The RNA shown here (c-di-GMP-I riboswitch aptamer) has 79 nucleotides and comes from a Deltaproteobacteria bacterium. The coordinates come from a structure-prediction model, not an experiment, and the mean pLDDT is 86. The source organism's lineage runs through Bacteria, Pseudomonadati, Myxococcota and Myxococcia. The model forms 95% of the base pairs in the Rfam consensus.
[in-house]
């Protein structure tokens, strides 16, 4: 040094909820709260799914990274 991994260390994160703010709406921020995650860190490239318009199919914007896949990058190193 990699790779696998969650034993160890050193930490972090934040699921509903429920308060407030903004959105037309899906969500999103803050503060509470932890269900949970070895990347629950970062990205909307591809796929799902969610919304809003316009529609004969279908299309445009929009959102989900804690729906899948991918790409980046970071902490430990015992088997």
């Nucleotide at each position: 040094g990699g790779a696998c991994g969650a034993a160890u260390c050193a930490g972090g994160c934040a699921a509903a909820g429920c308060c407030c703010g903004g959105g037309c709406a899906a969500c999103c921020g803050g503060g509470u709260g932890a269900c949970g995650g070895a990347a629950a860190a970062c990205c909307a490239c591809g796929g799902g799914u969610c919304c809003a318009c316009c529609g004969c199919a279908g299309g445009u914007g929009g959102a989900u990274g804690g729906c899948c896949g991918g790409g980046u990058u970071g902490c430990c190193u015992g088997a």